[in-house]
RNA sequence: ACUAUGGAGAGUUUGAUCCUGGCUCAGGAUGAACGCUAGCGGGAGGCCUAAUACAUGCAAGUCGAGCGGUAACUUUCUUCGGGAAGCUAGAGCGGCGCACGGGUGAGUAACGCGUACAUGACCUGCCUUUAAGACCGGGAUAGCCCUGGGAAACUGGGAUUAAUACCGGAUGUGAUAAUAGAUAUAAAGAUUUAUUAUUAAAGUUACGGCGCUUAGAGAUGGAUGUGCGUCUGAUUAGCUAGUUGGUAGGGUAACGGCCUACCAAGGCUACGAUCAGUAGGGGGCGUGAGAGCGUGGCCCCCCACACGGGUACUGAGACACGGACCCGACUCCUACGGGAGGCAGCAGUAAGGAAUAUUGGUCAAUGGACGAAAGUCUGAACCAGCCAUCCCGCGUGCAGGAUGAAGGUCCUAUGGAUUGUAAACUGCUUUUAGCAGAGAAGAAAAGCAUCCUUUUAAGGGUGUCUGACGGUAUCUGCGGAAUAAGCACCGGCUAACUCCGUGCCAGCAGCCGCGGUAAUACGGAGGGUGCAAGCGUUAUCCGGAAUCACUGGGUUUAAAGGGUGCGUAGGCGGAAUAUUAAGUCAGUGGUGAAAGCCUGUCGCUUAACGAUAGAACUGCCAUUGAUACUGAUAUUCUUGAAUUGGGUUGAGGUUAGCGGAAUGUGACAUGUAGCGGUGAAAUGCAUAGAUAUGUCAUGGAACACCAAUUGCGAAGGCAGCUAGCUGGGCCUUGAUUGACGCUGAGGCACGAAAGCGUGGGUAGCGAACAGGAUUAGAUACCCUGGUAGUCCACGCCCUAAACGAUGCUAACUCGAUGUUUGGACUUAAGGUUUGAGCAUCCAAGGGAAACCGAUAAGUUAGCCACCUGGGGAGUACGACCGCAAGGUUGAAACUCAAAGGAAUUGACGGGGGUCCGCACAAGCGGUGGAGCAUGUGGUUUAAUUCGAUGAUACGCGAGGAACCUUACCUAGGCUAGAAUGUGAGUGACGGUCUGUGAAAGCAGGCUUUCCUUCGGGACACGAAACAAGGUGCUGCAUGGUUGUCGUCAGCUCGUGCCGUGAGGUGUUGGGUUAAGUCCCGCAACGAGCGCAACCCCUAUCGUUAGUUACCAUCAUUAAGUUGGGGACUCUAGCGAGACUGCCGGCGUAAGCCGCGAGGAAGGUGGGGAUGACGUCAAAUCAUCAUGGCCUUUAUGCCUAGGGCGACACACGUGCUACAAUGGCCGGCACAGAGGGUAGCGAUACAGUGAUGUGGAGCCAAUCCCAGAAAGCCGGUCCCAGUUCGGAUUGGAGUCUGCAACCCGACUCCAUGAAGGUGGAAUCGCUAGUAAUCGCGCAUCAGCCAUGGCGCGGUGAAUACGUUCCCGGACCUUGUACACACCGCCCGUCAAGCCAUGGAAGCUGGGGGUACCUAAAGAUGGUGACUUUACGGGGGAGCUAUCUAAGGUAAAACCAGUAACUGGGGCUAAGUCGUAACAAGGUAGCCGUACCGGAAGGUGUGGCUGGAAUACCUCCUUU
Repeated sequence: ACUAUGGAGAGUUUGAUCCUGGCUCAGGAUGAACGCUAGCGGGAGGCCUAAUACAUGCAAGUCGAGCGGUAACUUUCUUCGGGAAGCUAGAGCGGCGCACGGGUGAGUAACGCGUACAUGACCUGCCUUUAAGACCGGGAUAGCCCUGGGAAACUGGGAUUAAUACCGGAUGUGAUAAUAGAUAUAAAGAUUUAUUAUUAAAGUUACGGCGCUUAGAGAUGGAUGUGCGUCUGAUUAGCUAGUUGGUAGGGUAACGGCCUACCAAGGCUACGAUCAGUAGGGGGCGUGAGAGCGUGGCCCCCCACACGGGUACUGAGACACGGACCCGACUCCUACGGGAGGCAGCAGUAAGGAAUAUUGGUCAAUGGACGAAAGUCUGAACCAGCCAUCCCGCGUGCAGGAUGAAGGUCCUAUGGAUUGUAAACUGCUUUUAGCAGAGAAGAAAAGCAUCCUUUUAAGGGUGUCUGACGGUAUCUGCGGAAUAAGCACCGGCUAACUCCGUGCCAGCAGCCGCGGUAAUACGGAGGGUGCAAGCGUUAUCCGGAAUCACUGGGUUUAAAGGGUGCGUAGGCGGAAUAUUAAGUCAGUGGUGAAAGCCUGUCGCUUAACGAUAGAACUGCCAUUGAUACUGAUAUUCUUGAAUUGGGUUGAGGUUAGCGGAAUGUGACAUGUAGCGGUGAAAUGCAUAGAUAUGUCAUGGAACACCAAUUGCGAAGGCAGCUAGCUGGGCCUUGAUUGACGCUGAGGCACGAAAGCGUGGGUAGCGAACAGGAUUAGAUACCCUGGUAGUCCACGCCCUAAACGAUGCUAACUCGAUGUUUGGACUUAAGGUUUGAGCAUCCAAGGGAAACCGAUAAGUUAGCCACCUGGGGAGUACGACCGCAAGGUUGAAACUCAAAGGAAUUGACGGGGGUCCGCACAAGCGGUGGAGCAUGUGGUUUAAUUCGAUGAUACGCGAGGAACCUUACCUAGGCUAGAAUGUGAGUGACGGUCUGUGAAAGCAGGCUUUCCUUCGGGACACGAAACAAGGUGCUGCAUGGUUGUCGUCAGCUCGUGCCGUGAGGUGUUGGGUUAAGUCCCGCAACGAGCGCAACCCCUAUCGUUAGUUACCAUCAUUAAGUUGGGGACUCUAGCGAGACUGCCGGCGUAAGCCGCGAGGAAGGUGGGGAUGACGUCAAAUCAUCAUGGCCUUUAUGCCUAGGGCGACACACGUGCUACAAUGGCCGGCACAGAGGGUAGCGAUACAGUGAUGUGGAGCCAAUCCCAGAAAGCCGGUCCCAGUUCGGAUUGGAGUCUGCAACCCGACUCCAUGAAGGUGGAAUCGCUAGUAAUCGCGCAUCAGCCAUGGCGCGGUGAAUACGUUCCCGGACCUUGUACACACCGCCCGUCAAGCCAUGGAAGCUGGGGGUACCUAAAGAUGGUGACUUUACGGGGGAGCUAUCUAAGGUAAAACCAGUAACUGGGGCUAAGUCGUAACAAGGUAGCCGUACCGGAAGGUGUGGCUGGAAUACCUCCUUU
């Protein structure tokens, strides 16, 4: 400098992530409607539905300056009958207009519209202009008058009359036709010359003019033709007989099959004909960054229509909205004979509908028709009325005002927060509304009067006249905050939060989703947010949506590559030169109406709105130029492609022949009792001789080894050997052709397996089927048989996970390795190099990731195919193909908010690997059987209070239920309550007695204080009031506490790194350990909570200290009794000790091993305390605490009695036993740890005994409980329901306690049950352990304790080992699970609802075809009659053709409905099974066939989108 003004996202699939993909929202708009609400003004808009039907009024007339003529009125005359003149209404003839203006959008997919051209193929009244002209005649007709018919509409007859009405003759500038020429043009009906023929006219006047005729030109308006553009469906593929063309004629303003006759057989179509559906088109409008998408209301242009259909007439123009004729439907009138009508003009009515206005004013302005004009007409137009329908503007006040009022609401509630400067109150203003007053612009022309002029048929000046809107806009004054705010929303998206009510109810919801008792989501309230005279909702369109992708998408696995090739049309295409200029680019011209959009300026106070100027209108046409690229034409080229020579390769194809092994069968032989089959069996075969073995024979199918990650082929697919025929690839060197190429819609061909048809064949295998098993069942998996089939020939079928889930072709873009098959070189090797394949790994790059990566899924080009949420559904219908099975093509209604891909973390697996644990195994002893104890379930009950319920409830809460406890039941009582505090006041408190009562309680009697600073205090009672109480509910509102996984070894963090991300790494790997213990390695380096250690007890020693403990030495005793001792034991303080420290071996190390050494103890010495992140909405509201709810003469409190102890039964945990390793009797010995004053209680005595009497000692290393028992010694019993066992029951007692009936323990005597070692199943324990023996303690008056917690005594067995069961840890793998396998999930059946397919039939619709009939009308023929027209005009009637409509017939199409019937979808808890997801328990899936209640099963071929692998192969090592 130039260009440009323009683009936002969010929610929702998951445990989380990335992606794909749909659904939804935020924005704008509307001719809108509905709900709530409503002050004013300006500008716009207003039947989207029934092109349904219309009452009433109005919407097209005008001209006397074309004509005849005139009522009424005025004047005048009059014989009073009437006449004349003036002004003329209505009606009539005639002219012009009525084809404009106004309405509507039914039809129309078309030259209808838009745009650009063409007419040498055309017309054009009024207007402008040019040239020429207007002479002479004629007969009618309406009106008027007379007279008929008819209800009416209307109409017949007679007489008479005019014209700018009609007709004849003349003239011919011209025009038209014919003939003959000429000129230009690519052509054509263009232009032009000559001759002949035909053909015009109207008057009126104020004398200025206005009209009339012919012809030319112009303007305007129209007509026709053509290029391009213009919706959906191919489940509409063929259509067409006037159809396409020609010749001739007719017709038209004009070309033309427009029409007719004849001739030819054409014409349109995949670049979508025909058919069906829908629709007026455009300027524009809405939206959008744009490209687009949607739309066509108001305004403008064009078209079409005017009750439905047809037809022509008149005219310059119509096939005519307010004209005509006919048919039809409908409505009205009628005297029943016949008539009338057409609001899709303006108002208005009815109807329909969610829904759309006044039966208004005026021609004042603008415009139109007529007229010379005045003027008349004008529902065009201009105005007004109604409606928040839209757009725009204004207002509902402004300033001050804190006690932060009252009231409301909320809260952590004596108080605070908020509503809120909001109100009150003070001051100010007056838009708007109201009242009063003034009051426009829009008006300038024409006309009239007058003046001027050289535009004189005209122009100009001055004056005058005209306003529906409207006394409106506007302005002024008056008073007074006076007259004026609502609607929606407040979980996220999305601005805005609390309380109450409700309790998966009522309800909300645009999507996700809220609501099951603490709802910011429902309803109300307070508060807040947004917009505001409006606010929301609904409907529709665009946007967001790059979600149809031209701009601007994809196709390995998400939806999507055709099974494969050949090839037609089409699309695309190598190098060079020349020409051309179609595409392309540039300039110029025309057009692209106006309005609208955009920009500037201006006018309404502003804005909306309007005016004006510009820009734009991205387009089309014409023309001039440019020529790089594309195209076209021509000539060349060789590199793409192909041919040829030589060589080579292979399971390429096809036909024929041949071969051996194996299975089966047959014959013979040997031989005897089983064979076969399975997880185990059975069916089956076999003494009529099987199986096994041998020989021979026979038949069909398939080809071991070679063999491979190999090879060939377009794909499907192809494997013994040989031969014939045959296709392809590759390499190599010359030569040849010279772009001959690539792709490929339709089309054609090929196309595994299964299946079908005909005929063969059939050894093995083997759907169906049969039998045997398995099982709850087993229409399966397993077994025994076995048909179709598998094989061959011929003909069909045409589909597969037909897969590399990856279309074909070409080019380009690092490397490494293996292998197949060619060529070249060389130093001859394990060499180098160059092609074509087949594979593996990887750089860049790509991808959502997994992964791909020269064989691309990278970077590009060309062409084809396909996709657009899931389900419904590859279904239905239709069409085509097929013998059938079926295939190809291929929807919709309805329904859901997802469906899906890849990857991540977990969890899980009847997946894998490694490891651990009394997990199994090896052992010992139990439980399960008996009796009893105890807990639980169940049952019972007035109550059997409540809780705990797999492991992790059940001798648990409870470490003590006779009352109490106690929470339960029955009954009697109390109500500010049983307890505590404050408390006016009172005076004791207390003790004792009486009545009543079961007691609690109620009622009453007697007796009785202290201290003092004299104020009062201590103590007790105590009205009112304030705080009660609740073992009532919610452990799913909570705190705290606890169980379990688990004393398992795990769980995490910071920084860094990797990954788009979830996340990973660290924490994995190799070793090692009890251990994430330690070592080594490593994109990790560190750290935390756990492990271990630190703590306690115990095992050894030392030291200190010795009383109540101890006693070796000394003394003394009945006795450590005493003196004494400090050695020992012991006690309890402090220390030592153990650390793989040492040795050897192995190992890099950590560490492991050793009957190592040493040591009291050896590898954590033994035991305890200690419990990571978390899981189970685990347990507990009844320990306690606590939110919320509930209760208050009761769900609270007191009391008595009962219950928690029941008892056909079931389960758990225990005790005692079943005996001789024992029972009983006698004697003897040895602990530890505890407890004791409302206590332990010695000695002594009494009692058989429990115990009693009495009471020493002890607040404890002192005294007591206290005798330990098993054991040892001796005796007895002799295998039995016993001298085992002790339940049960009877009797007699003791003790505790207010009280042992329900309901205590103990003692003695008597009684003497079951039980003889325990089914299935199941539990504990690895050393001072199990087993066994006794002792103590807590609770406690006593005790139901066989329980719990401790203590010591005696004191084993076994562990090969980790295959299996259970639990756990780590790594890995699969997953459709994540509430996480107690998961998920499939199909039939049953129930309800919804839409839909088929269907005998029934009903309706539009279009076409054929035939019959045929109105009005048109065109022919004939032609009475008529005439001034006589070779001419008009013309009724008859007749021919065409034709709207009607009728008949057959068929097709499209709808609606339907008995019955098919599947589909949806729906809290239905039935049957368990198909799929893990190896889903038989891997799954695809195609096909058969079978089965159902998922499904089986056969056959295919796929990996299958796990595992100890086997095979490969690699490495020995």